SAM riboswitch aptamer (S box leader) from a Chloroflexota bacterium, 117 nucleotides, folded computationally.
RNA sequence: UUCUCAUCGAGAGCGGUUGAGGGACCGGCCCUAUGACACCGCGGCAACCCCCCCACGCGCCCCAGGGCGAGCGCGGGAAGGUGCCAAAUCCGGCAGAGUAAUUCUGGCAGAUGAGCA
Numbered sequence: 001u002u003c004u005c006a007u008c009g010a011g012a013g014c015g016g017u018u019g020a021g022g023g024a025c026c027g028g029c030c031c032u033a034u035g036a037c038a039c040c041g042c043g044g045c046a047a048c049c050c051c052c053c054c055a056c057g058c059g060c061c062c063c064a065g066g067g068c069g070a071g072c073g074c075g076g077g078a079a080g081g082u083g084c085c086a087a088a089u090c091c092g093g094c095a096g097a098g099u100a101a102u103u104c105u106g107g108c109a110g111a112u113g114a115g116c117a
Base pairs, nucleotide, nucleotide: 001117003115004114005113006112007111008110013042014041015040016039017038021031022030023029025093026092027091028090043085044084045083048081049080050077051076052075058069059068060067061066062065089109094106095105096104097103
């Protein structure tokens, strides 16, 4: 970096440094000198990976019935690996339904994680 799968209306911010941009892209709209982005420190959120437990089922052993092992789901956890802590991924972009506008559904794009190469 490509590809595959899953999720994306919940949740969680203070301080320091710096000093003008930022919200992926385009349009809108918004945040921002009452200090953006970024970096650092501390704190937090969540539960993707992960950890514990582990019914049924599975495997093995002895077999009256049990023992052991691995282990999905449910349940619990937060030590570790990521991620995240304005606004629904801030809203839309393409297609369809409906339509005066509004709206709904799916998709594209994007982000994050896990896996494969």

Its mean pLDDT, the model's own confidence on a scale to 100, is 82. Of the family's consensus pairs, 94% are formed in the model. The sequence was found by an Rfam model in a public genome assembly. Lineage of the source: Bacteria > Bacillati > Chloroflexota.